[in-house]
Context: one part of a larger RNA
């Protein structure tokens, strides 16, 4: 010169577009961030309405009411492994490229068979009972797409090829006949449920290869290296064991120390390379700290569950309850980083046949010159070269066509009218916003750093090696272009300077 997630000093008028805790992975009040199904179920606490009764003031008030809308609480399916944060760990169980084989897979697709007949329980409620409170215990009653045997077995699975083994669940919508007293059966479409085939799309597993610094780290290694065998896993393997070999690995740096999330990509740079890994997007890894599992297609699982542990809250002292690296906010640390805000209109995602809930994801709005870019803070004339000011040789000179004045303009900002797109029939947070149109008034909008030389720009006064400057080189001791004011000038410009950083 260039660069930034800055920071600090002065300044500061707008408007778009991004970006904002780099430190303590410190410690958290409060609120919200994962719910949804009634078209799986029994129900009916609470709300609404049919209906029914009672009272009178003839339209109110009471009383009853799962019959209906719908639904807290409860069983059940889903889902909660997704989206969000954050880099502490981790130098190789990661990551990137390229390969490989011994696997898994809800929901989606697609083929192919079935969906037949039983049972037995409990929750909710109900009686009784413990506890200060979380939260139980214990007898009764009940339902299901919950559970649980029987049948079948296409096709999977085993097999000594004879054989064995193993499956399900209903639900809504409509209906002419026929059958029932009704539900309903029975036909029908629709969602479901089994089991099975192939896919897709995601994931587990192995290899090779590349991947910071120290040798003031030179030997490391016993489940260690291989093998036989068993076990275990969705699968291959010492992944676990038993036995048996004595082997693996290391100057092409092994093993120990130190640093770090890895890339795509960022900065710089003519390249070659050097730094860096914020924001965007793959991938990993962690969720108070360590430690284990359950459940499930998947988790050894941020807002699940257990044990230890620090904190830290409650308590009737017996015992509970708690986890913000999720968005806002708080205290603390720090040179420093944001509002306890709107909305599900719009993408996406969960649940549901839908409506339609949920969604701090996501859309936007708020705060900050942290950053890019834009654009104004006026144009055009104006010479008595006015006034003040600094100067000086006292004659002038500079400031300076600047300024007044004069004759325009309205960008921006302010008023007033109007008004989008973005949604598709409807449905718009943003927002009366962005835009436009009037009408108004030059009116509301320049600082900042530097003037010895490097380097663009200079004088007067003050001070006197002082008081200070300062990146280098250096000024300052009485005439200081270097310090401190002015006046005047240079140079960026809504910023300009320092400071930090990397090329």
């Nucleotide at each position: 010169g260039a660069u930034u997630g800055a920071a600090c000093g002065c300044u500061g008028g707008c408007g778009g577009c991004a970006u904002g805790c780099u430190u303590u992975a410190c410690a958290c009040a409060u609120g919200c961030a994962a719910g949804u199904c009634g078209a799986a179920c029994g129900g009916c606490a609470g709300c609404a309405c049919a209906g029914g009764g009672a009272g009178c003031u003839u339209g109110c008030u009471c009383c009853c009411g799962g019959g209906u809308g719908g639904c807290g609480a409860g069983u059940g399916g889903c889902g909660c492994a997704c989206g969000g944060g954050u880099g502490a760990g981790u130098a190789a169980u990661a990551c990137a490229u390229c390969g490989g084989a011994a696997c898994g897979u809800g929901u989606c697709c697609u083929g192919u068979u079935g969906u037949g007949g039983g049972g037995g329980a409990u929750a909710a409620c109900u009686g009784c009972u413990c506890g200060a409170a979380a939260g139980g215990g214990u007898g009764g009653c009940u339902a299901a797409u919950a559970c649980c045997g029987c049948a079948u077995g296409a096709g999977a699975c085993c097999u000594g090829a004879g054989g064995g083994u193993g499956a399900a669940a209903g639900c809504g919508g409509g209906g002419g006949a026929u059958c029932g007293c009704a539900a309903g059966a029975c036909c029908u479409c629709g969602c479901g449920c089994a089991a099975u085939u192939g896919g897709a799309g995601c994931g587990g597993c192995c290899g090779a290869u590349g991947c910071c610094c120290g040798a003031u780290u030179a030997g490391c290694u016993a489940g260690u290296u291989g093998g036989u065998g068993a076990g275990g896993u969705a699968a291959a393997g010492g992944c676990u064991c038993a036995c048996c070999a004595a082997g693996g690995c290391g100057a092409c740096g092994a093993u120990c120390g130190g640093u770090a999330g890895c890339u795509g990509g960022u900065c710089u740079g003519a390249g070659a390379g050097g730094a860096c890994g914020a924001c965007c997007a793959g991938c990993c890894a962690c969720a108070c700290u360590g430690g284990g599992a359950c459940u499930g297609a998947g988790a050894c699982a941020c807002g699940g569950c257990c044990c230890a542990g620090a904190c830290a809250c409650c308590u009737a002292c017996g015992g509970g309850a708690g986890g913000c690296a999720g968005c806002a906010g708080u205290g603390g640390g720090g040179a420093a980083u944001a509002u306890u805000g709107c909305a599900c209109a719009a993408u996406g995602g969960g649940g549901g046949a839908a409506a339609c809930c949920c969604u701090g994801a996501u859309g936007c709005a708020g705060c900050a010159a942290c950053g890019c870019c834009g654009c104004g803070u006026g144009a055009g004339u104006g010479a008595a070269g006015a006034a003040g000011u600094a100067u000086u040789u006292c004659g002038g000179u500079a400031u300076g066509u600047a300024a007044a004045g004069c004759u325009c303009u309205a960008u921006c900002a302010g008023c007033a009218g109007g008004g989008a797109a973005g949604a598709u029939a409807a449905u718009g947070a943003c927002g009366g916003u962005a835009c436009c149109u009037g009408a108004c008034u030059a009116a509301g909008a320049a600082g900042c750093u530097c003037c010895g030389g490097c380097u663009a720009a200079a004088u007067a006064c003050g001070u006197g090696c002082c008081a200070g400057c300062a990146g280098c080189c250096g000024c300052g001791g009485u005439a200081a272009u270097a310090c401190g004011u002015a006046u005047g000038g240079a140079g960026c410009a809504a910023g300009c300077g320092u400071u930090a950083u990397c090329c």
The part of an RNA shown here (small-subunit ribosomal RNA, 5' domain) has 503 nucleotides and comes from a metagenome. The RNAcentral record of the full RNA draws on SILVA. The prediction has a mean pLDDT of 88.